[in-house]
RNA sequence: GUGCAGGCCGGGUGACCGCGGGUCUCUGCUGGCUUCGGCUGACGGAGGCUCGAGGAAAGUCCGGACACCACAGGGCAGGACGCUGGUUCGUCUCGCGAGAGGCGCCCCAGGCGGCGAAAGCCGACGGAAAGUGGAACAGAAAGGAGACCGCCGGCCGAGGGCAACCGAGGUCGGUAAGGGUGAAACGGUGGGGUAAGAGCCCACCAGCGGUCGUGGCGACACGGCCGGCUUGCCAAACCCCGUCCGGUGCAAGGUGAAGCAGGCUCCGCUGACGCGGCCCGCCGAGGAGCCGGGUACACCGCCAAGAGAGAUGGUCACCCUCGACAGAAUCCGGCUUACAGGCCUGCUACAGAA
RNA sequence: GCCCUCGUAGCUCAAUGGACAGAGCACGCGCCUCCUAAGCGCGGGAUGCAGGUUCGACUCCUGCCGGGGGCA
Numbered sequence: 001g002u003g004c005a006g007g008c009c010g011g012g013u014g015a016c017c018g019c020g021g022g023u024c025u026c027u028g029c030u031g032g033c034u035u036c037g038g039c040u041g042a043c044g045g046a047g048g049c050u051c052g053a054g055g056a057a058a059g060u061c062c063g064g065a066c067a068c069c070a071c072a073g074g075g076c077a078g079g080a081c082g083c084u085g086g087u088u089c090g091u092c093u094c095g096c097g098a099g100a101g102g103c104g105c106c107c108c109a110g111g112c113g114g115c116g117a118a119a120g121c122c123g124a125c126g127g128a129a130a131g132u133g134g135a136a137c138a139g140a141a142a143g144g145a146g147a148c149c150g151c152c153g154g155c156c157g158a159g160g161g162c163a164a165c166c167g168a169g170g171u172c173g174g175u176a177a178g179g180g181u182g183a184a185a186c187g188g189u190g191g192g193g194u195a196a197g198a199g200c201c202c203a204c205c206a207g208c209g210g211u212c213g214u215g216g217c218g219a220c221a222c223g224g225c226c227g228g229c230u231u232g233c234c235a236a237a238c239c240c241c242g243u244c245c246g247g248u249g250c251a252a253g254g255u256g257a258a259g260c261a262g263g264c265u266c267c268g269c270u271g272a273c274g275c276g277g278c279c280c281g282c283c284g285a286g287g288a289g290c291c292g293g294g295u296a297c298a299c300c301g302c303c304a305a306g307a308g309a310g311a312u313g314g315u316c317a318c319c320c321u322c323g324a325c326a327g328a329a330u331c332c333g334g335c336u337u338a339c340a341g342g343c344c345u346g347c348u349a350c351a352g353a354a
Numbered sequence: 355g356c357c358c359u360c361g362u363a364g365c366u367c368a369a370u371g372g373a374c375a376g377a378g379c380a381c382g383c384g385c386c387u388c389c390u391a392a393g394c395g396c397g398g399g400a401u402g403c404a405g406g407u408u409c410g411a412c413u414c415c416u417g418c419c420g421g422g423g424g425c426a
Stems, first nucleotide, its partner, number of pairs: 001350001003347007011319007019052010030041004054325001058336002061334005066249004073280004078245005083110004089104006111125001112123004126240002131238002133234002148179002150175007159166002187205006206230001208227008253300004262291006274282001320323001355425007364379004372409001381397005402418005
């Protein structure tokens, strides 16, 4: 020098100016209470101190917190996931409790399969002998299939031959060794066997099912015996099995203030709306549509970044490797996608040096 | 911010996982006509992008990109 894995950084320092939040001091104006000493609120101004984007803040693809909808209920439908073991965390159930059990993301270790020379990487990794279905074109035949060419046998037989006999061709059968088609043609090699062949039989090998043993918590691996001799592909086709899942989302939701004008139609205590698809169950009085009128404000939720959906920057000087992708909006975890460049650690193979 | 939905020729639409993705209008060329229109004939042109499953993908799955709509 090459490749692989893991981790980290994402210009630095200083000065000046500016923006948003918090807090303290001083201060302007105004309101409320008052025992007239003061206390306190709204809107500003100046100064001091302090905080101010990311590894993805992104996409909103998953999961959760939180909030509302019965106290979140039952069934069907639907959806998600799918090898094994384990720690932490979260959540649910049971238990008086100690605790036990179920589930889920990440992670760790492993099994199996694929790729790579290796380090290592990737895997939507239950079931195809439960059922239904699919495989275009080509090809004779596309799944307990199939005779196009070929090979073999029987019969007929143009014709040839003195004769024995040979025999183009036709027909009826046998045959999955060989050719050819295809992504895929119903185990592979060798031998026996046969008219020719064939797991038809045998040996070895591959694979399947059952059973037993050994190792392992387990997925699984290895080995012995038996069996039929092969039972192929697709479940990111329907489906089956197992486990889990109620819905809506901070524009959820709550509080306060201001303003206004109602009208028409329909449904509803024989139960509307709530309650996402249907049924059951629960609740119990309003609901839906159209036209018209008013408002579109404040606070909480909401954060040591954090709201008005608007801030987080600029200039100069020096240095370096000359700076990419990109900007929070309730919060947290995961995934995916974008990203100039740089640093550290470990490992693989080859080459060189000692 | 959150949620839903859709991408096939220039436009409007088709296509059960199966051959070279097909129509109508539009566009170009030719014929007809004195010229144009109409008519007739011919032609070009597309599955948003990437990866995966499959023998095979517009279709199935995943991730990006783009458009539209709704909610205070």